[in-house]
c-di-GMP-I riboswitch aptamer from a bacterium, 86 nucleotides, folded computationally.
RNA sequence: AGUUGAAAAAGGCAAACUAUCCGAAAGGGCAGGACGCAAAGUAAUGGGUCUAAGGCAUUUUUCGCUAUGAUUGCCAAACUACCAAC
Numbered sequence: 001a002g003u004u005g006a007a008a009a010a011g012g013c014a015a016a017c018u019a020u021c022c023g024a025a026a027g028g029g030c031a032g033g034a035c036g037c038a039a040a041g042u043a044a045u046g047g048g049u050c051u052a053a054g055g056c057a058u059u060u061u062u063c064g065c066u067a068u069g070a071u072u073g074c075c076a077a078a079c080u081a082c083c084a085a086c
Base pairs, nucleotide, nucleotide: 002086003085004084005083012037013036017032018031020029021028022027035073041079042078045076046075047074048071049070050069054066055065056064
């Protein structure tokens, strides 16, 4: 330096849910809490998925389409990284 792994050691993160805040919503922040995670670290590059404020269309107040919004703990790729073995 590379590959593999999470058996050991040191650790790390934190699902659902609850409280509160932001947001049109999807969802996100913070606190508690642990389902789990060897990258469940970083970041929206490609795809998938979610939402539809605004826009378009349509109709009588309905419904449809659309991402510039979101999701990395959906998948792939990129960058960085502790320990051990080879």

About this RNA
Its mean pLDDT, the model's own confidence on a scale to 100, is 82.